[in-house]
RNA sequence: UGCGGAAAAGGCAUACCCGUCGUGAGGCGGGGGCGCAAAGCCACGGGACUCAUCGCGAGUUAGCCGGGUUGCCCAGC
Numbered sequence: 001u002g003c004g005g006a007a008a009a010g011g012c013a014u015a016c017c018c019g020u021c022g023u024g025a026g027g028c029g030g031g032g033g034c035g036c037a038a039a040g041c042c043a044c045g046g047g048a049c050u051c052a053u054c055g056c057g058a059g060u061u062a063g064c065c066g067g068g069u070u071g072c073c074c075a076g077c
Stems, first nucleotide, its partner, number of pairs: 002077002004074001011036002016031006034063001040069003044066003047061005
């Protein structure tokens, strides 16, 4: 440096419910906890989804995958 099982501390948090914003996909706050070693961050490529004049286009998703970037503990190789 790379791979990486288990455990500890700490962290995040699906579905669902409430509030709120948005035409919508969805976002945010609270509850919740299926799960997560990047389930931190970035729409760069692909996928999915929404709006729409169904063409161009404008968006959503990082918890779909790839990529980029930062990063905690630690047996073994």